This is a predicted structure of a 476-nucleotide part of an RNA (small-subunit ribosomal RNA, 3' major domain) from a metagenome.
Its Rfam family is "Bacterial small subunit ribosomal RNA".
Its mean pLDDT, the model's own confidence on a scale to 100, is 82.

Context: one part of a larger RNA
RNA sequence: UGACGGGGGCCCGCACAAGCGGAGGAACAUGUGGUUUAAUUCGAUGAUACGCGAGGAACCUUACCUGGGCUUAAAUGCAGAGCGACUAGCGCCGAAAGGUGCUUUCCCUUCGGGGCGAACUGCAAGGUGCUGCAUGGUUGUCGUCAGCUCGUGCCGUAAGGUGUCGGGUUAAGUCCCAUAACGAGCGCAACCCCUAUCGUUAGUUACUAACAGGUAAUGCUGAGGACUCUAGCGAAACUGCCGGUGUAAACCGUGAGGAAGGUGGGGAUGACGUCAAAUCAGCACGGCCCUUACGUCCAGGGCUACACACGUGUUACAAUGGCUGGUACAAUGGGCAGCUACUUGGCAACAAGAUGCUAAUCUCCAAAACCAGUCUCAGUUCGGAUCGAAGUCUGCAACUCGACUUCGUGAAGUUGGAUUCGCUAGUAAUCGUAUAUCAGCAAUGAUACGGUGAAUACGUUCCCGGGCCUUGUACA
Numbered sequence: 001u002g003a004c005g006g007g008g009g010c011c012c013g014c015a016c017a018a019g020c021g022g023a024g025g026a027a028c029a030u031g032u033g034g035u036u037u038a039a040u041u042c043g044a045u046g047a048u049a050c051g052c053g054a055g056g057a058a059c060c061u062u063a064c065c066u067g068g069g070c071u072u073a074a075a076u077g078c079a080g081a082g083c084g085a086c087u088a089g090c091g092c093c094g095a096a097a098g099g100u101g102c103u104u105u106c107c108c109u110u111c112g113g114g115g116c117g118a119a120c121u122g123c124a125a126g127g128u129g130c131u132g133c134a135u136g137g138u139u140g141u142c143g144u145c146a147g148c149u150c151g152u153g154c155c156g157u158a159a160g161g162u163g164u165c166g167g168g169u170u171a172a173g174u175c176c177c178a179u180a181a182c183g184a185g186c187g188c189a190a191c192c193c194c195u196a197u198c199g200u201u202a203g204u205u206a207c208u209a210a211c212a213g214g215u216a217a218u219g220c221u222g223a224g225g226a227c228u229c230u231a232g233c234g235a236a237a238c239u240g241c242c243g244g245u246g247u248a249a250a251c252c253g254u255g256a257g258g259a260a261g262g263u264g265g266g267g268a269u270g271a272c273g274u275c276a277a278a279u280c281a282g283c284a285c286g287g288c289c290c291u292u293a294c295g296u297c298c299a300g301g302g303c304u305a306c307a308c309a310c311g312u313g314u315u316a317c318a319a320u321g322g323c324u325g326g327u328a329c330a331a332u333g334g335g336c337a338g339c340u341a342c343u344u345g346g347c348a349a350c351a352a353g354a355u356g357c358u359a360a361u362c363u364c365c366a367a368a369a370c371c372a373g374u375c376u377c378a379g380u381u382c383g384g385a386u387c388g389a390a391g392u393c394u395g396c397a398a399c400u401c402g403a404c405u406u407c408g409u410g411a412a413g414u415u416g417g418a419u420u421c422g423c424u425a426g427u428a429a430u431c432g433u434a435u436a437u438c439a440g441c442a443a444u445g446a447u448a449c450g451g452u453g454a455a456u457a458c459g460u461u462c463c464c465g466g467g468c469c470u471u472g473u474a475c476a
Base pairs, nucleotide, nucleotide: 001476002475003473004472005471007470008469009468010467011466012465013464015460016459019423020422021421022420023419026315027314028313029312030311031310032309033308034306035305042053043052064301065300066299067298068297069296070295076124077123078122079121080120083117084116088103089102090101091100092099093098106115107114108113126290127289129288130287131286135284136283137279138278139277140275142273147186148185149184150183151182152181153162154161155160166177167176168175192267193266194265195264197235198234199233200232201231202230203229207224208223211222212221213220238261241255242253243252244251245250317416321375322374323373324372325371326370333364334363335362338357339356342353343352344351345350382413387408388407389406390405391404392403393402429452430451431450432449433448434447435446
């Protein structure tokens, strides 16, 4: 100087407390361990692995296994000697890859040669093989915590200290006062984006108040630039004003005004560093290793196994509910090998026709809620696993191993031990919608979007993590 303490002081955080809803019990989905296997490819492992890489494993993917092939090889370049091909067509073997046979056979020319092409020979290949403890780059975490440092000066023999401590204050090393320190940098804050209010500019594909036309009905049409909205520009919030406390910074107020009040609400933004943290399988790269194989092509299988254990989720156990009928209201986003209105057929998945849209134009497009009826507390009209049958769709192909529909079947489950997780407001809870990936889909996942919409916070004694000061230490 640090680190540590079941030392002390001050302070903060959904850390506890106060609440709401979960997990832990059940079934299933998914990931992991283990076991099994010819193979169940590899990586990730307290917090910081385990719906993670994977934002889509039937083939492909695919790296694994079994079997069958190739050896300059899948691609490209250079050199060499020869060739006129390559391609195409037809056979044969084969699961395919591949092997093999037959037919077919370039251009220009000054006739020296040149161009083009494939195969051959040689040189460069290739490797998801090893090392993340050789590395770059990227990322997680402490932590959006308030810290981490430097120059000059001063103090100390030196390591080092001071500044950065003290008194206040803040979300903040934020600011003020004091001061052997005076200044500065990286962080904090602000500048950036979205959102909440208003003004202005502009009105098409959006909108429709007034006027007019028209319809069974509808901004449907003329028209309008008011409103909504769209998207550019600007205004607006600064403790600015008032009162109180205070030297000041600042704090307090059911203060005023205001759409918004003290960081208005979100996001992006992650200091010096820590964990030899993660990744050589995104990519790049040093070294090592393989080279008729650890390279590469193909078919089939596997990654989907299943006494079991754990994590993350979904669905439930019901009446604040289930079922039937009626009826209303979003936002984000997507669409041409696409989204599809509408009509018809089918109980339905869907099919057949048909129309609009390269989209503020057409289309995908709501559910909880509300109204009415029914069920009456049951393992039930709860719950839907599992299994049987018949179908639909995608796709060369649904056996291993797809999703969906209909009929039948109707398991566990009556609110879950110890323990444990999330959340402070348009949040939790709850309801649906969209998208990426994608032929299809194992999506209950991920990422967004809107609808409905709470309870509680006395407080900081305690648990956990963190910051500052101080103290002890046989630790570095």